This is a predicted structure of a 90-nucleotide RNA (c-di-GMP-I riboswitch aptamer) from a Bacillota bacterium.
[in-house]
RNA sequence: GGCCGAUAAAGGCAACCCUUUCCGAAAGGAAGGCGCGCAAAGCCAUGGGUCUAAAGUUCGGGUACGAACCAUGAUCGCCAGGCUGCCGAA
Numbered sequence: 001g002g003c004c005g006a007u008a009a010a011g012g013c014a015a016c017c018c019u020u021u022c023c024g025a026a027a028g029g030a031a032g033g034c035g036c037g038c039a040a041a042g043c044c045a046u047g048g049g050u051c052u053a054a055a056g057u058u059c060g061g062g063u064a065c066g067a068a069c070c071a072u073g074a075u076c077g078c079c080a081g082g083c084u085g086c087c088g089a090a
Base pairs, nucleotide, nucleotide: 004088005087012038013037017033018032019031020030022029023028036077042083043082044081046080047079048078049075050074051073056069057068058067059066060065
């Protein structure tokens, strides 16, 4: 230094649920609490998956409106890939 990851040490993150006169059309996100878990649960939507469907298109309808399709939206705590990183027993 690499692989690897301990009933080690020091720190870190925070699912679900609750709260909010917060953002968003929604999915989802943010903030506070909680503490399921996590050795990259740090970062990047590049490939796949999944979620949503505002705008758009098409259809139905006299209108109001409804339905289908669709990512340019979301998720890195779904998987893969990339970048970076703390500690050091076997």

Taxonomically the source falls in Bacillota (Bacteria, Bacillati). Its mean pLDDT, the model's own confidence on a scale to 100, is 88.